[in-house]
Context: one part of a larger RNA
Molecule: large-subunit ribosomal RNA, domain IV
Organism: Nocardioides daejeonensis
RNA sequence: CCAUGGUUAAGGAACUCGGCAAAAUGCCCCCGUAACUUCGGGAGAAGGGGGGCCGGAUCCGUGAACCCACUUGCUGGGGGAAGCGGUGAUGGCCGCAGAGACCAGGCCCAAGCGACUGUUUACUAAAAACACAGGUCCGUGCGAAGUUGUAAGACGAUGUAUACGGACUGACUCCUGCCCGGUGCUGGAAGGUUAAGGGGACCUGUUAGACGUAAGUCGAAGCGGAGAACUUAAGCCCCAGUAAACGGCGGUGGUAACUAUAACCAUCCUAAGGUAGCGAAAUUCCUUGUCGGGUAAGUUCCGACCUGCACGAAUGGAGUAACGACUUGGGCGCUGUCUCAACCAUGGACUCG
Numbered sequence: 001c002c003a004u005g006g007u008u009a010a011g012g013a014a015c016u017c018g019g020c021a022a023a024a025u026g027c028c029c030c031c032g033u034a035a036c037u038u039c040g041g042g043a044g045a046a047g048g049g050g051g052g053c054c055g056g057a058u059c060c061g062u063g064a065a066c067c068c069a070c071u072u073g074c075u076g077g078g079g080g081a082a083g084c085g086g087u088g089a090u091g092g093c094c095g096c097a098g099a100g101a102c103c104a105g106g107c108c109c110a111a112g113c114g115a116c117u118g119u120u121u122a123c124u125a126a127a128a129a130c131a132c133a134g135g136u137c138c139g140u141g142c143g144a145a146g147u148u149g150u151a152a153g154a155c156g157a158u159g160u161a162u163a164c165g166g167a168c169u170g171a172c173u174c175c176u177g178c179c180c181g182g183u184g185c186u187g188g189a190a191g192g193u194u195a196a197g198g199g200g201a202c203c204u205g206u207u208a209g210a211c212g213u214a215a216g217u218c219g220a221a222g223c224g225g226a227g228a229a230c231u232u233a234a235g236c237c238c239c240a241g242u243a244a245a246c247g248g249c250g251g252u253g254g255u256a257a258c259u260a261u262a263a264c265c266a267u268c269c270u271a272a273g274g275u276a277g278c279g280a281a282a283u284u285c286c287u288u289g290u291c292g293g294g295u296a297a298g299u300u301c302c303g304a305c306c307u308g309c310a311c312g313a314a315u316g317g318a319g320u321a322a323c324g325a326c327u328u329g330g331g332c333g334c335u336g337u338c339u340c341a342a343c344c345a346u347g348g349a350c351u352c353g
Base pairs, nucleotide, nucleotide: 001348002347003346004345005344006343007342008341010339011338014337019334027051028050029049030048031047036041038171052093053092054091055090059086060085061084062083066078067077068076069075070073094098106332107331108330109329110328111327112326113324114323118130119129134169135168136167137166138165139164140163146155147154148153172319173318174317175316177249178248179247182246183245184242185241186240187239188238191237192236193235197231198230203225204224205223206222209218210217211216250268251267252266253265254264277311278308289305290304291303292302293301
């Protein structure tokens, strides 16, 4: 000097990002327990008192003898001595200390998120992430949809729409507004467009032959090449529906008898212009917004305001009892966290031998 334990005057979080760590609480019995609440909880709420040993009043349980009854029995009822057990007022004794050691909840207030128990990054993350019961939508009529496999087959399921698969949301309470123009999905079939195929008009190569003195010209059938009209599916265009499908949910100017503001008016654009609720929020840049509370002093916190850079309704909105090794702020208790350090024990480093 380090590590691990132990003790500490006075103060008691002044430490620190933060009470991290430590201290404190801790068992049993009794008293007593708030807001809130889904009436179950919250709750061991909180907050108090007692606890050893000796004697032991009282009361209680059990329990002969004895008494009564009859259905005469290993019967029923009454009765309560001794003994045993429980209760333990009250009195006394000892110590610093009686749950005497070990073991053995700290508590409260407020807010955020997630309802809850659960699950997770084996070896840096346990959470507000995942799951969840509940809700909604879509598909599936059974040789089901879906998944797997080249297939046979298998799972689904020895199930049958109160079932199974997929997607989103995530207990509960109150709710879930407007937009179908775009994208998607579903339905429709009149018209337009559209493939191979069918169809073969027309054109063309070759040439038996014909004509020609020749060069060459014409040229049937066959075999080839190319190929128009016409015919023809889904799809797309088109027409509808659908947002708990993907998604989206405005601007400008003016106006009231102080000022300010604008219930009101005008105008442009849009598929429709954000409803309820919430709001400087896990979302607010400006921002330490402004006001109030808490502090002597508060960029955090709580309550409001609304000017929402850039909340908003199952990509769910707003609340919410209970729950949480979650996050944030405050308080009580408690302490070497600190003011400010000291000493002790054990083990090491190190020095000397």